The RNA shown here (transfer RNA) has 73 nucleotides and comes from a Patescibacteria group bacterium. Lineage of the source: Bacteria > Bacteria candidate phyla. It matches the Rfam family "tRNA". The family's RNA type in Rfam is transfer RNA. Rfam's curators write: Transfer RNA (tRNA) molecules are approximately 80 nucleotides in length. Gene Ontology term of the family: triplet codon-amino acid adaptor activity.
RNA sequence: GCGCUGUUAGCUCAGUUGGCAGAGCAGCUCCCUUUUAAGGAGAAGGUCACUGGUUCGAGCCCAGUACAGCGCA
Numbered sequence: 001g002c003g004c005u006g007u008u009a010g011c012u013c014a015g016u017u018g019g020c021a022g023a024g025c026a027g028c029u030c031c032c033u034u035u036u037a038a039g040g041a042g043a044a045g046g047u048c049a050c051u052g053g054u055u056c057g058a059g060c061c062c063a064g065u066a067c068a069g070c071g072c073a
Base pairs, nucleotide, nucleotide: 001072002071003070004069005068006067007066010025011024012023013022019056028042029041030040031039049065050064051063052062053061
């Protein structure tokens, strides 16, 4: 330098044919318990890496950029 893959909640990851952004764990509040852990209930938490484009509508499609991994030279 070229090619491929990935980037979504604090962490690990889903997200189908473009139409309400989700789960588990962690954290928070409450219940239970002498207390902790375990268990039960609830609420919160997102600039979908960034910039543009297409579209009535983009996490999803297209282009570029950044970062990470793999391969080739």